[in-house]
RNA sequence: GGGGCGUUAGCUCAACUGGGAGAGCGCCACACUGGCAGUGUGGAGGUCAGGGGUUCGAGUCCCCUACGCUCCA
Repeated sequence: GGGGCGUUAGCUCAACUGGGAGAGCGCCACACUGGCAGUGUGGAGGUCAGGGGUUCGAGUCCCCUACGCUCCA
């Protein structure tokens, strides 16, 4: 220098074929318990890496940039 893959909640990761942004753990509240732990119920929490484009509509498609992993030179 070139190719491929990845980047989504605090952490680990889903999201099919473009139309609802989610799960587990963690956090907060409440219930059960004498209390802790545990379990249950509810809740808070998001620039979908950044920018641009296509589209009625983008986490998802296209382009550029950044970072990480990897292959080639």
A computed fold for a 73-nucleotide RNA from a bacterium, annotated as transfer RNA. Model confidence (mean pLDDT): 82 of 100. Its Rfam family is "tRNA". Rfam's curators write: Transfer RNA (tRNA) molecules are approximately 80 nucleotides in length.